[in-house]
RNA sequence: UGGAUAUAGCUCAGCGGAAGAGCUUCAGACCUCUAAUCUGACGGCCGCGGGUUCGAUUCCCGCUAUCCACC
Numbered sequence: 001u002g003g004a005u006a007u008a009g010c011u012c013a014g015c016g017g018a019a020g021a022g023c024u025u026c027a028g029a030c031c032u033c034u035a036a037u038c039u040g041a042c043g044g045c046c047g048c049g050g051g052u053u054c055g056a057u058u059c060c061c062g063c064u065a066u067c068c069a070c071c
Stems, first nucleotide, its partner, number of pairs: 001069006009023004017054001025041005047063005
């Protein structure tokens, strides 16, 4: 200097109509008990600050952090 990434405790989806999955945790069912299985719940100002738009996780700009490449 250029590029990529930033969303739940963890790993990740979500190409403008406003938040999803799996795992984890908790509760219940089943079982003599545990595990497995099934059901449900909890958990998000979507990295920060602006802009565009009726409406932004999504598009634009800047910043921060991490990673990669080049010098």

Background
This is a predicted structure of a 71-nucleotide RNA (transfer RNA) from a bacterium. It matches the Rfam family "tRNA". Rfam classes the family as a transfer RNA. The coordinates come from a structure-prediction model, not an experiment, and the mean pLDDT is 81.